[in-house]
Molecule: transfer RNA
Organism: uncultured Nitrososphaerales archaeon
C1' cells in the first nucleotide's frame, strides 16, 4: 500500500446469501419461591444509537459507499 474475516444485551454468540415493520438465545444482574444457611433448583424482572456517518428502497441488523476500531495473509522500504 493491497486483500480477507468480524464489530448485535454486562460477557458469549445466533439472525445476514433470499430485507417485510414489534431484533433473540446462553450467561450475568434484581426481586420472589425453595432451604437451617449457601450453592443448586423453580418461576417472574432487567436488558440495545445492531461500530460510525451517507445512499438506494414503501420498507434496512441484513443492499450499496466512505470512514472507524480488533485480527490474519501478501507486498513495498531498509
Nucleotide at each position: 500500500g493491497g486483500g480477507c474475516c468480524c464489530g448485535u444485551a454486562g460477557c458469549u454468540c445466533a439472525g445476514c446469501a433470499u430485507g417485510g415493520a414489534u431484533a433473540g438465545a446462553g450467561u450475568g444482574c434484581c426481586u420472589g419461591c425453595c432451604u437451617u444457611c449457601u450453592a443448586a433448583g423453580c418461576a417472574g424482572g432487567u436488558g440495545g444509537u445492531c461500530g460510525u456517518g451517507g445512499g438506494a428502497u414503501c420498507g434496512a441488523a441484513g443492499c450499496c459507499c466512505a470512514c472507524c476500531g480488533g485480527g490474519c495473509c501478501c507486498g513495498c522500504c531498509a